[in-house]
């Protein structure tokens, strides 16, 4: 320090992350070297070897060995007469000697150290600091002294003999420094006892007296001498014992204990002690935490930390403990012993089955466990150990060395130079750009490894395992030598494919549904580097348990209130002491490790040296402020005591009066009651309404009031008794007596329970009626528990000021309730002022912000209770109280990433207020009903192309579907393609025109047929041929652009600067007034702006002026049957160009002296004159990929192009927009007036003539103010039809006909003549219009060959009505509320249903642990012991002391049995919980959430929920009252 709740904001609060760290483990890589380290799991169980053995200078023997001597032996070899001699060696045997050697056995000393491991232990075990006047010490020092003379034995041996062995048994003989008396013995010790001195008691020490009782061992050497010996003393060391302090969780573990606690006495130990006995007394420990349960070796240190803390206790040091698991002694200085012994148990191994052996938690190693932890090596050279006089011998201690990147640390993998920015690679906008000076090439070096040569130190005289080790030169060759991880944020790194909510990632937010910087892969980058990610685990970050350093009004958190024990903290002034404290001194705080400054391995890691510094105990001095302790004395906290008024304060008793309800009479009659509206109910058997009498229960109208009293729940008619608190005045007395206050103990609405009574009204539960999809509700009628008394019990609410209690201080102002002073005042009162309470605003202060604000949530102090993320959950177990309902205490596993507070923007509201609109109202006329036209949907079909969908899709794209259009289906037909550009090669023409032909494009035939040119070519058309490539109305309007709609022509929407707030934001833009208007004036912390309103622009309505043809004719002139048709004129009308005008500019009111308004002159025109054009920031992923454009994706003999036919026109229906009717205000005949806008050459067309008519022949005029289309028509006149399906309507069909068109058969318009349908005015319900408007009425245009009832537009005739704004819809503006922000089409709650996950309950079952009560009762110590055995002393003997083995007793370890606690598994069945995609019912909750909501009770119902009864605002409106501010 970040990220993570939200539309932003601030805040709470958890999660998550980035650092260090490791006795690691895993995955991918892995060059050397030093130094360390290396079973954390099975205190599993072990094959095999090694780890404590020495001492012949203790003894006896035994063996070799040599010398000498003796016998036996008889070799070489010498000589022979060959028959022998001589010679005498090797070898055997016996005996005897030794400065020789070895070593079974007896002695001695040592196997108590060294090493290992942490099971057990919560203890004096451990750390520290003392004490032993309660004690011991082998070896070692120092000191003094002594060593005389004897005995008897035993192993070894050797004989016999049991046994498979192991391992013995008996006879014999023998030796020592073994064993054993006797003799000395100063002091010592025992018993007694004087004197002197110290000590915290007990007591000690010195000097002294008498009495007793105990030693001893030799050996080596010629010899000096030397090692030993016995014995006190002293030191040294190391031990044993106490005590003070520290030492982990749980009270869902509260009471534990019988040798237990203490005397007396004994015993016993090295010593003290209930350490053990006998007897006595009942103690003793515990809320300061005992007893029980789990965990756990414990320091020194080590990680982390800024420090305080928090973890951890592996290496190495100290201490303990323990050696398969349980006991238990012997031995000895030392043990109750790792590599001793004896029993038991388990378990392996040997066996002749009869019985033996065995303990790696030593060093290697093996099995198993496990995610995981090494070598069956060297050496005793070094230190160090143990024995020995020594040489010397042992010695997995230790000293090396292997093995493992496990961990620090150092070093390599090269360096310089090198641009054609190579190639490859990836990407691209196709230019480039990146890998990238990197590579290659050149120049150079040799550190590491390799190779060879030399070669230590560690050893003081010798002696190196490690080692040919380090380390030193040499040669030599860039050659052997990088990789993991990560690139969305936080967190340093981006791009391109591929995947398409799939594979898949994630540490946390969260990424992936077709353009993914998040996933897979490459390129590229960034970190780190022989390592690097990942997981586990600690510490920090976390002030997220807060001592340093937190909080409790609303986020989690004040106990429902009070009283009070212990406990904490506590007023003033003295004296005094000295435990707190402070200050110096003195001991310890071991050594390593730490930190500092040095120093040695080339540095570093690592190692040595000094100093610190170990914050800590303890002992002593000193001080006397403060805290405490002792005392003394004070009066202002605390209380008494007096004298006042005040009040719903409590409990009993008594009384009253109004109503409601019930009875009983009268009067009286038909309805009464209820509701939105009804109905159940009552009611001719007289209700209801009156009226009089009674009954009888429960509540006390008015006063009444943010009025009073209570400690809180709470308290209300009146009276009287009793009794509590508080306040006030005065100051008489006590003299810190006080404050809080864990447990405790008492009070505690409501409902609820138990017993007994009461019941009038009300009114859960139930009963009917409505309501409604249902209605277990809301609303009616009834109605019972209870509501009320008396006694007991429950003990809990939103018990709330959501604010614990007490004390002090810190601006005010203004109400009200009780008192009390004073001053004014004749009184009423009225000012000023005190003390208690209770309300309101409000300054600093403080809060997250609302807001508190002397009644604090503000400064302080004391003490108590409480919080630590949402849910699981105030739930389960367990324990306590209760009759019960339940209270009370109170987890866990799991699960999420949030859960909440305040506060600010908007949307919403069956919330308010204001205001606007053809929004209602008031009218007019329509639709919806019929027929016909169109569009939709739906249906059908081969195809009925496509889009549009509430308004805002539906006579909409489409201003016009017979072919075409056209997109759609059948069928044919073409592949570089109908059409575009490039290329290549051929041809000079293609192309038009006609005529055959075909469904149709193709095709045939004829006609007619190219330009420039430097002659090389070239342009330009036309085939023909490859590939780039066209071509798509194909798909995504949720990838865009561009257009368009719609709120709405509504009045909005912002911005710079300031200012306010911690922010978001907020002010400006609200406010009073006004406008059509954020439109204008006034006010204000705002002032200005900028897009909208409006104006500017157009049409149009009055004038004026200019012009005057194709228009006009007024006057003058011709002239016609008429006629501007001529001359002539623009005067008018018109036509078009410019002006003018209308600004609330004037008068009078109202307004505020404003804006503005209301009337009124004038005026064509009056307050925006009428109407058009213009559409703000923005919603709606609103509509279009099919108008057009365009990104990605698909189709490439097709999803592309062409050509005929068929389709969009289909039809049971079903909406919408219309036409046309229904008749008399009409039809229908006649007659016949009055217009505007437009159009027109592939064209309007006059006139003529033909025809009933559409229409047709003919043809003048006119690119038009000139011709024409082209008669307006309603209206008016005059006839006539008389209320009928009609002389209304005209659908529908025959039939005959015109017109366009290549064609009207599916599938055009139009005539003529004949049929004459439905329909008599339109049900719910809907729509248009406020004035030249609706209505009606004709007429023209676009589009088009033809084809309007649509659709743009013109003009005639021409109305009714608006009282208001209560509702309805839409909109704007200020306020509220909110749990919405995908914004009510929102949000959300339960049950059922289904799948998973943990858990609670359970008949049981299984299993572990620690006790307990009994039985057995080994080994053994300790007692006791008839009898049996017995070498040393004693005795002449007999015997005796004394001893041993049996023997018996206490205790005693494993087993047994029993009944219980505790704790885990594990269970049919069941409970509620949690999660999970779009499942069912309903709709509780959030807005007044449609019945305000919660909170407690209690009862009811599928579920959220209902309903009663008290309580709460943490409830919207509205009215009123109060109060405050200005």
């Nucleotide at each position: 320090g970040a990220g993570u709740u939200u539309g932003a904001u601030c805040c709470u609060g958890g999660c998550u992350c980035a650092g260090g760290a490791u006795g690691a483990a895993c995955g991918c890589u892995g060059g050397c070297g030093g130094c360390g380290u290396g079973c954390c799991u099975a205190a599993c169980a072990c094959a095999u070897g090694c780890a404590a053995g020495u001492c012949g200078a203790a003894c006896g023997g035994a063996g070799a060995g040599u010398g000498u001597g003796a016998a036996c032996g008889g070799a070489a070899g010498u000589u022979u007469u060959c028959g022998g001699a001589c010679g005498g060696a090797a070898g055997u045997u016996c005996a005897u000697a030794c400065u020789u050697c070895u070593u079974a056995g007896u002695g001695g000393c040592g196997g108590a150290c060294g090493g290992g491991u942490g099971a057990g232990u919560a203890a004096c075990g451990c750390g520290u600091g003392g004490g032993c006047a309660a004690c011991c010490u082998g070896c070692c020092u120092c000191a003094u002294a002594c060593a005389g003379g004897g005995g008897g034995a035993u192993a070894g041996c050797a004989g016999a003999u049991a046994g498979a062995a192991a391992u013995g048994u008996c006879u014999g003989a023998u030796a020592a420094g073994a064993c054993c008396g006797c003799a000395u013995a100063a002091g010592u010790c025992c018993u007694u006892u004087g004197u002197u001195u110290c000590g915290c008691a007990u007591g000690a020490a010195a000097c002294g007296g008498a009495g007793g009782g105990g030693a001893a061992a030799a050996g080596a050497g010629c010899a000096a001498u030397c090692u030993g010996g016995u014995a006190u003393g002293a030191g040294a060391u190391g031990g044993g014992c106490c005590c003070g302090c520290g030492u982990c969780c749980g009270a869902u573990u509260a009471g534990c204990u019988g040798g237990u606690u203490g005397g007396u006495g004994a015993g016993g130990u090295a010593a003290c002690g209930g350490c053990u006995c006998a007897c006595c007394a009942a103690g003793g420990c515990g809320a300061c935490g005992a007893u029980c349960g789990g965990u756990a070796g414990c320091c020194g240190g080590a990680c982390u930390g800024a420090g305080a803390g928090g973890u951890c206790g592996g290496a190495c040091g100290g201490c303990c403990a323990c050696a398969u698991u349980g006991g238990g002694a012997c031995u000895g200085a030392g043990a109750c012993a790792c590599g001793g012994c004896c029993c038991a148990a388990a378990c392996u191994c040997c066996u002749a089955c009869g019985g033996g052996a065995g303990g790696c938690a030593g060093c290697a190693g093996u099995g198993g466990g496990g995610g995981a932890u090494a070598u069956u090596g060297c050496a005793c050279a070094a230190u160090g150990g143990a024995g020995g006089a020594a040489a010397c011998u042992c010695u997995g201690a230790u000293g090396c060395a292997g093995c493992g990147a496990c961990g620090c640390c150092g070093c390599g993998u090269g360096a310089g130079u090198g641009a054609a920015g190579a190639a490859g690679u990836a990407u691209u906008u196709c230019g480039g750009u990146a890998u990238g000076u990197a590579a290659a090439g050149c120049u150079c070096u040799a550190u590491c490894a390799g190779c060879a040569g030399g070669g230590a130190a560690g050893a003081u005289g010798a002696u190196g395992a490690c080692g040919g080790u380090a380390c030193c030169u040499g040669a030599c060759u860039a050659a052997g030598a990088a990789g993991c991880c990560c690139c969305g944020g936080c967190u340093a790194a981006c791009u391109a494919c591929g995947u398409g909510c799939c594979a898949g990632c994630a540490g946390c937010c969260g990424c992936g549904g077709u353009a993914a910087u998040a996933c897979g892969u490459a390129g590229g980058g960034g970190g780190c580097a022989a390592g690097c990610g990942u997981u586990a685990u600690c510490c920090g970050g976390a002030u997220u348990u807060a001592c340093u350093g937190g909080g409790u009004g609303u986020a989690a958190a004040g106990g429902g209130a009070g009283c009070g024990c212990a406990g904490g903290u506590g007023g003033u002034c003295g004296u005094u002491u000295a435990a707190g404290u402070u200050g110096a001194g003195a001991g310890u705080g071991g050594a390593a490790g730490c930190a500092u400054g040095a120093g040695g391995c080339u540095c570093a890691a690592c190692c040595u040296c000094a100093u610190g510094a170990c914050u800590g105990c303890u002992c002593c001095c000193a001080a006397a402020a403060c805290u405490g302790g002792a005392u003394g004395a004070c009066u202002u906290g605390a209380g008494u005591a007096u004298g006042g008024g005040a009040g719903a304060g409590g409990c009993a008793g008594g009384c009253g009066g109004a109503a409601u309800u019930c009875c009983u009479a009268g009067u009286g009659u038909a309805g009464c009651g209820g509701u939105g509206a009804a109905a159940u109910g009552c009611u001719u058997a007289g209700a209801u309404a009156u009226u009089a009498g009674g009954a009888a229960g429960a509540a006390c109208a008015c006063c009444g009031g943010u009025g009073g009293c209570g400690a809180a729940g709470g308290c209300g008619g009146c009276c009287u008794g009793c009794u509590g608190g508080a306040c006030c005045a005065a100051a008489a007395c006590u003299g810190a007596c006080a404050c809080u206050g864990a447990g405790g103990c008492u009070c505690g609405a409501a409902a609820g329970c138990g017993u007994g009574g009461g019941u009038a009204g009300c009114a859960a539960a139930c009963a009917g009626g409505a309501u409604u999809a249902g209605a277990u509700a809301c609303c009616c009628u009834g109605g019972u528990a209870g509501u009320c008394c008396a006694c007991g019990c429950c003990g809990u609410a939103a018990a709330c000021g959501a604010u614990g209690a007490a004390u002090a201080c810190u601006a005010g102002g203004u109400g009200c309730c009780g008192g009390g002073a004073g001053u004014c005042a004749u009184a009423a009162g009225a000012c000023u002022u005190u003390c208690g309470g209770u309300g309101c605003c409000g300054u600093c202060g403080c809060a997250a912000a609302c807001g508190c604000a002397u009644u604090a949530a503000g400064u302080a102090u004391u003490c108590c209770a409480c919080c630590u993320g949402g849910g699981g959950a105030g739930u389960a177990c367990g324990u306590u109280c209760g009759c019960a309902a339940g209270a009370a205490u109170g987890a866990a596993a799991c699960u999420c990433a949030a859960a909440g507070g305040a506060a600010u923007u908007g949307a919403c509201g069956g919330g308010g207020a204001c205001c606007c609109g053809c929004a209602c109202a008031a009218g007019c006329g329509g639709u919806g009903g019929a027929g016909c036209a169109u569009g939709u949907g739906g249906u059908u079909u081969a195809a009925u192309u496509c889009g549009a969908a509430g308004c805002a899709a539906c006579g909409c794209g489409a201003a016009g579907a017979a072919c075409c259009u056209u997109a759609c289906c059948c069928g044919g037909u073409c592949u570089u393609g109908a059409g575009a550009u490039c290329c290549u090669c051929c041809u000079g023409a293609c192309a038009g025109a006609g005529g055959g032909g075909u469904a149709a494009u193709g095709c045939c035939c004829u006609c007619c047929u190219c330009c420039c040119u430097u002659c090389g070519g070239g342009g330009c058309a036309g085939g023909a041929g490859a590939g780039a490539c066209a071509g798509g109305u194909g798909g995504u309007g949720c990838a865009u652009g561009g257009u368009u709609g719609u709120c709405g022509u509504c009045a909005g929407c912002u911005c710079g600067u300031g200012u306010c707030g911690u922010g978001a934001g907020a002010u400006g833009u609200u406010g009073g007034g006004u406008u059509g208007a954020g439109u204008c004036c006034c006010g204000c912390a705002a002032c200005g702006a900028g897009c909208g309103c409006a104006a500017c622009c157009c049409c149009u309505g009055u004038c004026c002026u200019c012009a005057g043809u194709a228009g006009c004719c007024a006057g003058c002139a011709u002239g016609u049957a008429a006629a501007g048709a001529u001359g002539g004129g623009c005067a008018c009308u018109c036509u078009g160009g410019g002006g003018a005008g209308a600004c609330u500019g004037c008068c009078g009111g109202g307004g505020a002296u404003a804006a503005c308004c209301c009337g009124g002159a004038g005026g064509a025109a009056g307050g925006c004159g009428g109407g058009g054009a213009u559409g703000a920031c923005g919603u709606c992923a609103a509509a279009u990929c099919a108008u057009c454009a365009u990104g990605c994706c698909c189709c490439u003999u097709a999803u592309g192009a062409c050509c005929g036919g068929g389709g969009c026109u289909a039809c049971a229906c079903a909406c919408g927009u219309g036409c046309u009717a229904c008749a008399a205000u009409g039809g229908u005949g006649g007659u016949g007036a009055c217009a505007a806008a437009g159009g027109g050459a592939a064209g309007c067309a006059a006139g003529a003539g033909a025809g009933c008519g559409a229409u047709c022949u003919u043809a003048a005029g006119c690119a038009a103010a000139u011709c024409c289309c082209a008669u307006a028509a309603a209206a008016g006149c005059c006839a006539u039809c008389u209320c009928a399906g009609u002389u209304c309507g005209g659908a529908u069909u025959g039939c005959a006909g015109g017109c366009u068109g290549c064609a009207a058969c599916u599938c055009g318009c139009c005539u003529g003549c004949a049929u004459g349908a439905a329909g008599c005015u339109g049900g719910a319900a809907u729509c248009g219009c406020u004035a030249g408007u609706a209505a009606u009425c004709g007429c023209g245009a676009a589009u088009c060959a033809g084809a309007a009832u649509g659709u743009c537009g013109c003009g005639g005739u021409g109305a009714a009505u608006a009282c208001g704004u209560u509702c309805c819809c839409g909109g704007g503006u200020c306020u509220u509320g909110u749990a919405c922000a995908c914004a009510c089409c929102g949000c959300c709650c339960g049950u059922c249903a289904c799948a998973c996950c943990a858990u609670g309950g359970g008949a049981g079952u299984c299993g572990g642990a620690a006790a307990c009560g009994c039985c057995c009762g080994a080994a053994g110590u300790c007692a006791g012991u008839g009898g049996c055995c017995u070498a040393a002393c004693c005795g002449u003997a007999a015997g005796g002391a004394g001893g041993g083995a049996g023997c018996u007793g206490c205790c005693g370890a494993a087993g047994g049995c029993g009944g219980g606690u505790c704790c885990g598994g594990u269970g049919a069945c069941u409970g509620g919980g949690g999660u999970g995609a779009a499942g069912u019912c309903g709709u509780a909750a959030c807005a007044a959430g449609g019945u305000a909501g919660c909170c407690g009770u209690a009862u009811c119902g599928g579920a959220a929920g209902g309903u009663g009864c008290g309580g709460c605002u943490g409830g919207a409106u509205c009215a009123c009252c109060u109060c405050c501010u200005u």